Model confidence (mean pLDDT): 81 of 100. A computed fold for a 100-nucleotide RNA from a Deltaproteobacteria bacterium, annotated as c-di-GMP-I riboswitch aptamer. It was read from a public genome assembly, where an Rfam model found it. The source organism's lineage runs through Bacteria, Pseudomonadati, Myxococcota and Myxococcia. Rfam family: c-di-GMP-I riboswitch aptamer. The family is grouped with related families in Rfam's "c-di-GMP_I riboswitch clan". From the family's description: GEMM was predicted in a large-scale screen for bacterial structured RNA regulatory elements.
[in-house]
RNA sequence: ACAAGAUAAAACCACACCUACCGUGAGGUGGGGUCGGAAAGCUUCGGAUCUUGCAAUAGUUUUGUAAAUCGAUAUAAUGCAAGAUGGCCGGGUUGCCUUA
Numbered sequence: 001a002c003a004a005g006a007u008a009a010a011a012c013c014a015c016a017c018c019u020a021c022c023g024u025g026a027g028g029u030g031g032g033g034u035c036g037g038a039a040a041g042c043u044u045c046g047g048a049u050c051u052u053g054c055a056a057u058a059g060u061u062u063u064g065u066a067a068a069u070c071g072a073u074a075u076a077a078u079g080c081a082a083g084a085u086g087g088c089c090g091g092g093u094u095g096c097c098u099u100a
Base pairs, nucleotide, nucleotide: 003099004098005097012037013036017032018031019030020029021028022027035087041093042092043091045090046089047088048085049084050083051082052081053080054079055078059075060074062072063071064070
């Protein structure tokens, strides 16, 4: 330097949940907490999932009118944009120990 994660040893992080604050929200930060993790360190390059906004299409819901193929409204899928998740996966990159 490269490879591996058996054996140790010294460390590290902190799921769910509780709590305070921030955010429209997904979620984030601090404290508590330890399910787990050989990178559960860092990084959105690729995918995936989630959130918000906009758009148009037909269907459906509700509603106004005497009525409607009219108007308004809600909803899911679709498209685009912006964000979130690194403990969703892959990639990139840095690091501790040991050598069955």